[in-house]
RNA sequence: ACGAACGCUGGCGGCGUGCAUAACACAUGCAAGUCAAGGGGGCCCGCAAGGGCAACCGGCGAACGGGUGCGUAACACGUGAGCAACCUGCCUUAGUGUGGGGCAUAGCCGGCCUAACGGCCGGGUAAUUCCGCAUACGAUCUUUGGAAGGCAUUUUCUGAAGAUGAAACGAGUAAUCGGCACUAAGAGGGGCUCGCGGCCUAUCAGCUUGUUGGUGAGGUAAUGGCUCACCAAGGCUACGACGGGUAGCUGGUCUGAGAGGAUGACCAGCCACAUUGGGACUGAGAUACGGCCCAGACUCCUACGGGAGGCAGCAGUGGGGAAUAUUGCGCAAUGGCCUAACGGCUGACGCAGCGACGCCGCGUGAGGGAUGAAGCUUUUCGGAGUGUAAACCUCUGUUGCUCGGGACGAAUGGCGGAUUUUUCCGACUUGACGGUACCGAGUGAGGAAGCACCGGCUAACUCCGUGCCAGCAGCCGCGGUAAUACGGGGGGUGCGAGCGUUGUCCGGAAUCACUGGGCGUAAAGGGCGCGUAGGUGGUCUUGUAAGUUUGUGGUGAAAGCCCGGGGCUCAACCCCGUGUCUGCCAUGGAUACUGCGAGACUAGAGUGCUGUAGGGGCUGGUAGAAUGUCGGGUGUAGCGGUGGAAUGCGUAGAGAUCCGACGGAAGACCGGUGGCGAAGGCGGCCAGCUGGGCAGCAACUGACACUGAGGCGCGACAGCGUGGGGAGCAAACAGGAUUAGAUACCCUGGUAGUCCACGCCGUAAACGAUGGGUACUAGAUGCUUCGGGGAGCGACCCCUGGAGUGUCGGCGCUAACGCAGGAAGUACCCCGCCUGGGGAGUACGGCCGCAAGGCUGAAACUCAAAGGAAUUGACGGGGGCCCGCACAAGCGGUGGAGCAUGUGGUUUAAUUCGACGCAACGCGAAGAACCUUACCUAGAUUUGACAUGUGCAGGAAGAUUUUCAGAAAUGAUUAUCGCUCUUCGGAGUCUGUACACAGGUGCUGCAUGGCUGUCGUCAGCUCGUGUCGUGAGAUGUUGGGUUAAGUCCCGCAACGAGCGCAACCCCCAUCCUUAGUUGCCAGCGAGUAAUGUCGGGGACUCUAGGGAGACUGCCGGUGCCAAACCGGAGGAAGGUGGGGACGACGUCAAGUCAUCAUGGUCCUUACGUCUAGGGCUACACACGUGCUACAAUGGAUGGGACAACGGGGUCCAAUCUGGCAACAGCUAGGAAAUCCUUCAAACUCAUCCUCAGUUCGGAUUGUGGGCUGCAACUCGCCCACAUGAAGCUGGAAUCGCUAGUAAUCGUGGAUCAGCUACGCCACGGUGAAUACGUUCCCGGGCCUUGUACACACCGCCCGUCACGCCAUGGAAGCUGUGAGCGCCCGAAGUCCGUGUAGGAUCCCGUAAGGGGCCAAGCGGCCUAAGGCGAGCGUGGUGACUGGGGCG
Repeated sequence: ACGAACGCUGGCGGCGUGCAUAACACAUGCAAGUCAAGGGGGCCCGCAAGGGCAACCGGCGAACGGGUGCGUAACACGUGAGCAACCUGCCUUAGUGUGGGGCAUAGCCGGCCUAACGGCCGGGUAAUUCCGCAUACGAUCUUUGGAAGGCAUUUUCUGAAGAUGAAACGAGUAAUCGGCACUAAGAGGGGCUCGCGGCCUAUCAGCUUGUUGGUGAGGUAAUGGCUCACCAAGGCUACGACGGGUAGCUGGUCUGAGAGGAUGACCAGCCACAUUGGGACUGAGAUACGGCCCAGACUCCUACGGGAGGCAGCAGUGGGGAAUAUUGCGCAAUGGCCUAACGGCUGACGCAGCGACGCCGCGUGAGGGAUGAAGCUUUUCGGAGUGUAAACCUCUGUUGCUCGGGACGAAUGGCGGAUUUUUCCGACUUGACGGUACCGAGUGAGGAAGCACCGGCUAACUCCGUGCCAGCAGCCGCGGUAAUACGGGGGGUGCGAGCGUUGUCCGGAAUCACUGGGCGUAAAGGGCGCGUAGGUGGUCUUGUAAGUUUGUGGUGAAAGCCCGGGGCUCAACCCCGUGUCUGCCAUGGAUACUGCGAGACUAGAGUGCUGUAGGGGCUGGUAGAAUGUCGGGUGUAGCGGUGGAAUGCGUAGAGAUCCGACGGAAGACCGGUGGCGAAGGCGGCCAGCUGGGCAGCAACUGACACUGAGGCGCGACAGCGUGGGGAGCAAACAGGAUUAGAUACCCUGGUAGUCCACGCCGUAAACGAUGGGUACUAGAUGCUUCGGGGAGCGACCCCUGGAGUGUCGGCGCUAACGCAGGAAGUACCCCGCCUGGGGAGUACGGCCGCAAGGCUGAAACUCAAAGGAAUUGACGGGGGCCCGCACAAGCGGUGGAGCAUGUGGUUUAAUUCGACGCAACGCGAAGAACCUUACCUAGAUUUGACAUGUGCAGGAAGAUUUUCAGAAAUGAUUAUCGCUCUUCGGAGUCUGUACACAGGUGCUGCAUGGCUGUCGUCAGCUCGUGUCGUGAGAUGUUGGGUUAAGUCCCGCAACGAGCGCAACCCCCAUCCUUAGUUGCCAGCGAGUAAUGUCGGGGACUCUAGGGAGACUGCCGGUGCCAAACCGGAGGAAGGUGGGGACGACGUCAAGUCAUCAUGGUCCUUACGUCUAGGGCUACACACGUGCUACAAUGGAUGGGACAACGGGGUCCAAUCUGGCAACAGCUAGGAAAUCCUUCAAACUCAUCCUCAGUUCGGAUUGUGGGCUGCAACUCGCCCACAUGAAGCUGGAAUCGCUAGUAAUCGUGGAUCAGCUACGCCACGGUGAAUACGUUCCCGGGCCUUGUACACACCGCCCGUCACGCCAUGGAAGCUGUGAGCGCCCGAAGUCCGUGUAGGAUCCCGUAAGGGGCCAAGCGGCCUAAGGCGAGCGUGGUGACUGGGGCG
């Protein structure tokens, strides 16, 4: 934007518009008639004059108007020319004429046939019907002069002679009017021809026999193979013939900045068609929509014999379809036909009706109105929004409705009068629309708003419901319990009598690129050359004027469009004028450039001559090394092969070695980002033949050039055919290994093949992934080769001019990477190629090939990407550097046993819940008998065990207590004691009741806060400014050193900064100082059996405050400098002195809703609360973490020695007594540097045990006790006696630890009535070994590299198979359809022939008759439909089958 459709909605008017599908079939009515002034007759009225009706003959019209778009790719259309090759009724102008005759026929009358339509016979009649004759200004034809012109046949004008051909009358008293005939011209209409223009397809490449041309004839209005006979063999085509598909063309319309693209409804021009096909007639005109004939299909009537019909005219019906209107009014206007006129006809047209189908206009009210009402929505509960919106007040009156008035469109026309004509005047008459538009009055805010959207694009946000469901979706994408995206509500946004959706076209899309794109890596350079057509082309002169440019003329219909006016109240719409219509044709001028013609030139190109390098090609020959085989000699046990082996070869003598022979293939060293070639490619040496390049000279030719669609040739490897050859190598194959397997990699063998000749194939990552040519545009530095100059004995070197081949780099270019004089830069010329990924280089068709296969080369379907370059990460069985108890070196464990403890599993009424690799599993739990406790069973309870508030009623609350029921909770019950303040109203407090609410260890750690784990105490993580990059981003932070460290130094387009590191904090180690009790005791004194016991003392130890000390500070060396490192001195301590606290940006949707807090959600006589008992302690098993052991470095007994950190009033408890002991009893001291815990143990000394299931080991079990506690049955700990199990050092595997560490030994504490603690957290005692080193395992840091990964390698991803769905290829066939071909048949009909049936007019003739003419019939040519046949093209379908896509 639309001729639209669909959904929801719908007040009015104007102007437009309305079967796009079935050119499917049609009921009914209407759509073309008219003329009585051409003719005669008929009927009716009238006395008549005359008038009316209308059949028939006749004239004109019916070829226009109206419809549709089937066909048509064509002179069909558009545009511009031409006809010297034509026609033209009516109309206009001009000229001339209209004389005289004749024969029929319809109507009519009579008779007859028929169902109908209709028809036959006889009689008679008219004309503006028909036919002769006369005449002929023109006209036509034949013959023949002149003039002029052009375009070949010839045309025009003007003469002469001859021949031929006309007519119609009517009206009127008349004037006159209307006709008729011939001729010329005009206007308008038509016919024919030509140039140019406008669809797709080459998977259509050759087409054509009336075909192309000629001669002659026929035919036509006219040219012409239009038709025919004969002759010739032509004609068209890559600038696309022929074939196939599709399609009416145009003015225009839509879109677009334009160029273009799409389209051809309405309106207008042309064409074609009228049920399908064929045919002619009439006519000025038709091959005729509402005419005729024939054939076919269909429908209808029928008396079965025959007939009738054609809505793609207007309405209308059925059907088809998503879908398209009234069987209306009128000829009043405009126009058409007929007529002398009046007038008639007119579904053309003018109007009305229906449809929001489109465009345009108007309305649904305006102003005021806040307690910002109610309702609704939301809420942080305060409010906010809807919202001046409503109500209410004051107005207006469009539109609707009612009433009244009421058009324009009307001009003509006839009548009367005037006027020479033209024309003028007068009264009268004509409206479908329509009592419509319009105007006025009345009524009354009264009757009149919806639709879509609200995640982004894109204007507009919230609540509820739902819970990957239901659904949405144009693209991206929403929805898995807090959805602005689904559905509803509120609110908002947009448009508005409409709004959305769907479809289609253009735009955006520079996404087919003319304007205006590309091809190194994104899709895209042909594998390479030669060359045809074509395209393009050097310098000068001249001509021409095709292209180009400018002027003029013609045309480019109207409408449309633009602009300016005007008319409907505006607008849409309509009218007027200008412009446009970018085009075509004609003509005049210009001549720079291009073209064309002519002439010249030498700078391009080529030839010649002289040189030159080279694995350029082909053919023949030839030497040597090596492998292999064969023969012989020597010689003996292995050889060979691999990561390691085996198969294999060898005592029948291998391998090794020496000699000899044969044979084939390949060319070490030189050898080189060296050379040659168009590419593929080319490598010993020699000879022959041969192609190209380059340099120099400047003699010759004189643009001879470049590119190159088709075409032709060359073209690695592999492969194919025929014949040779065959040493080595080696697909296939065999064996041996490897492996889970191993149809592989490795090994031993081995055939095609590799080689030669001839012939095919024609492909490669045939690559520089870069077509060829020409010119121009900073440099630097190699190599090959030629020339000039210089130097040198020379190899060779320096300067310079070419050709070739490399590297780096500036401008420029590029998306970037990169390219950069051999361009991917700047330009020109030519060719090839590309247009999202997959399907697919597939299918079908064609061409080529012996085959393999090649070349050309789609579609359906499917996806929203595929891809390039670069960036940051992550990753790598990539690299470099470095670190860590990471490995290694060590020490001790775990894994085996028993027990403890946690977990899984199983069980259970319940075994509450959480934690699951490291980073869950002696974890939450620093302590489950009840409690805890969340679980189960049972019993209770409901404003509640707990908080706050309110109303009502009542009472202090409560403490102690009795009895009963009960498992208790609880219920009932008994007794005693019992309030405070007060303004005297009451308040506080409690109970009962009612209501708000409480309560939940119910769910969601994936809604959260907080806290925590982990990478990791790893050295990293970032920012500002600047700079670089189109950008992501980079730089800084990289590099060279160094460090435990992004620690520090140096360098550097960076300069600085922050969070981390380190330091600052705490403990320990040394010293000093201060202080000196409860600690200490050297010296002095006192005392004891003994003891800091006492007086005293502060020296020491210690305690706990404050200081000092360590900083690579000093020395030497190393380090370019520096940072730093190594060594040393001093020092209690040395390079971070040891340990702790401290954890960057972040990762893991890590852990925790059961610490706590918290959003949402769920429960509310229960998922809340209380109580008793049970369970969390189960036990075939599996795993983790520990303890104790297996013993002699030990066990047992007895004696002896030395700690530290802590704790203590419901507590620690000494001493003493009892008990074998656990423990008990009595009780001192101690709120603690005072007392207690508190004898530390390993250790040491002595004795016994002597290698054994033991004097090891202690499980298990029995008995008896002790303690805590309301209570130790499930289910505590301890003691004694007895019992005395497994276990003799632990498979694969695995853990910790680098020094006061590991190992080992004991001690204390928290929790706690008690304890299952062997756990955890602390404390001290004794006290090692080892580290070569960084290859490997694990983890980490930095740099770099590759990447198709980015939920990031636990990634991504390939193919088969299985299943479902979809489209498609092949296919025995089956079945349509199209255009041709051959033959048969052959309607109607034109034409030809015949025409003796028949026939009136004419001619000759007196007549008879003859001639001429018409004509049925018959014959023939052509030919529609139909039939038969063989093929061709193109669809549908098809068992089965092939691959493909999606899931």